[in-house]
Molecule: FMN riboswitch aptamer (RFN element)
RNA sequence: AACAGUUCUCGGGGCGGGGUGAGAUUCCCCACCGGUGGUAGAGUCCACGAACCGUCGCAAGACGGCUGAUGCGGUGAAAUUCCGCAACCGACGGUAUAGUCCGGAUGAUAGAGAAUGCUG
Repeated sequence: AACAGUUCUCGGGGCGGGGUGAGAUUCCCCACCGGUGGUAGAGUCCACGAACCGUCGCAAGACGGCUGAUGCGGUGAAAUUCCGCAACCGACGGUAUAGUCCGGAUGAUAGAGAAUGCUG
């Protein structure tokens, strides 16, 4: 000094206007939002996480499953990532039918950053 360990911190955004109605931030019209790593800069490519389901377990948890959605044109050596245009998607429980409200969740994780006088 590098890598590993260890410790700490961080780690998800969005309903504003109008209509109908007894009642809707849930329906209808307009609007708004986009986790992590990779790669020419990505909600829609590849991979991952969360949620959900199953098996085992007293439990903590382990393992497995499931897992949404994009086209066209332009520039370029290279872009489903940039620019232009037009589209599309969004767990579970609650409630007038919810990506945006409330709840599990002051949670957990993909990971990101910092410290390291101690350990290899």